Predicted 3D model of a 400-nucleotide part of an RNA (large-subunit ribosomal RNA, domain III) from Binatus sp. (SeqCode). Model confidence (mean pLDDT): 81 of 100. The organism belongs to Binatus (SeqCode), within Bacteria.
Context: one part of a larger RNA
RNA sequence: GAGUAGCGAUAAAGAAGGUUAGAAACCUUCUCGCCGUGAGUCCAAGGUUUCCUGGGUAAAGUUAAUCUUCUCAGGGUUAGUCGGUGCCUAAGCCGAGGCUGAAAAGCGUAGGCGAUGGAAAGCAGGUUAAUAUUCCUGCACCACCAGUUGAUCGUUUGAGCGAUGGGGUGACGGAGAAGGGUAGGUCAUCCGGGUGUUGGAUGUCCCGGUGCAAACCCGUAGGCGGAAGCGGUAGGUAAAUCCGCUGCUUCAUUAACGCCGAGAGGCGAUGUCGAGCGAUUCCGUCAGGUCUCGCGAAGUGACUGAGCCCAUGCUCCCUAGAAAAACCUCUAAGCGAGAUUAUCUGGUGACCGUACCACAAACCGACUCAGGUGGACGGGUAGAGCAUACCAAGGCGCUU
Numbered sequence: 001g002a003g004u005a006g007c008g009a010u011a012a013a014g015a016a017g018g019u020u021a022g023a024a025a026c027c028u029u030c031u032c033g034c035c036g037u038g039a040g041u042c043c044a045a046g047g048u049u050u051c052c053u054g055g056g057u058a059a060a061g062u063u064a065a066u067c068u069u070c071u072c073a074g075g076g077u078u079a080g081u082c083g084g085u086g087c088c089u090a091a092g093c094c095g096a097g098g099c100u101g102a103a104a105a106g107c108g109u110a111g112g113c114g115a116u117g118g119a120a121a122g123c124a125g126g127u128u129a130a131u132a133u134u135c136c137u138g139c140a141c142c143a144c145c146a147g148u149u150g151a152u153c154g155u156u157u158g159a160g161c162g163a164u165g166g167g168g169u170g171a172c173g174g175a176g177a178a179g180g181g182u183a184g185g186u187c188a189u190c191c192g193g194g195u196g197u198u199g200g201a202u203g204u205c206c207c208g209g210u211g212c213a214a215a216c217c218c219g220u221a222g223g224c225g226g227a228a229g230c231g232g233u234a235g236g237u238a239a240a241u242c243c244g245c246u247g248c249u250u251c252a253u254u255a256a257c258g259c260c261g262a263g264a265g266g267c268g269a270u271g272u273c274g275a276g277c278g279a280u281u282c283c284g285u286c287a288g289g290u291c292u293c294g295c296g297a298a299g300u301g302a303c304u305g306a307g308c309c310c311a312u313g314c315u316c317c318c319u320a321g322a323a324a325a326a327c328c329u330c331u332a333a334g335c336g337a338g339a340u341u342a343u344c345u346g347g348u349g350a351c352c353g354u355a356c357c358a359c360a361a362a363c364c365g366a367c368u369c370a371g372g373u374g375g376a377c378g379g380g381u382a383g384a385g386c387a388u389a390c391c392a393a394g395g396c397g398c399u400u
Stems, first nucleotide, its partner, number of pairs: 013031006032397004040377004046357002050355001051075006060068002080141002082353004087118002092113003098107003122139005142349006149342005160335002165330004173317004179310003184304005190209005195203001211272002216266002222260004226251008235243002273299001276295004282289002318321001363372002379391004
């Protein structure tokens, strides 16, 4: 220079009360304003204790601070079913032997690793200051093990098991259209309460509520395939009762049979939730708020309606659209006297993650930085609309 520029979005504050040594900024209440395809809610990545409670105010906070994502202390993350591992493979990576190279090393077979994909099973309510599909209550489900009861088959004329092998399945593109539903929404109905201090208002009035899952039963709207049986068999690297090919028979042709399949309905639920009512604790400016317990109404109908489900469906098109395991089935070697299947009962179910932020003051940007950051939900009125405007729930007024 200079007590100058600046104090980081022009979404906005005001009042009262409290706490305090001290309050424009902290706490409470009432107004006001802003967002509302978010500036709300839930996840992934990343962060790693920032979460909750109590104490504190040196430093940090672009000012003050009694406040804090700061500091000190204590507390907090509960799983057979959510996600990962104990399973599988893709791109890619590693790579025994091997090939190449002067070497370092490069490539690569078998094999392995590797999710962003495939693969068993959980919902509703309640609860904490802080966790919950994890705890508790209720009702479920899956895998494996052992047993009960029944049926069937079998004990050398061998049931069944049995794989790293065979087959099936898993198993897939893009675009488009129509249908059936559901979530959600709106209105009515029903239930509970109110009826006013200012002219009117017992009324076609006002306020609030009108909810509920998985599982199991049923097998609908609809979609797909002709189906079943008995033979033969040079194919599926061996075998096969499996698959393929093929012959015959029976049934059938808008069908039957089989497979798939939302939703509705039933049950779950004599449950739970529920406006409110009663008692109670604490606070209070006597308006009320708050804690715990008990009781507890209605819980229906119509319309609308998804980008969600049926649906990996259907139609069309050409560029012709992963793999492997799980699963089903078949036998080989081999094992083999009991086995298979259904039902019911009992048992077992390990390890890791789980707090909190997450379009952000907690991640990436040297900062409490107008930047960047993948997915899901996303109500109302007007509207074609995730536009736009105003609002709900919820959250904020952006630290001078």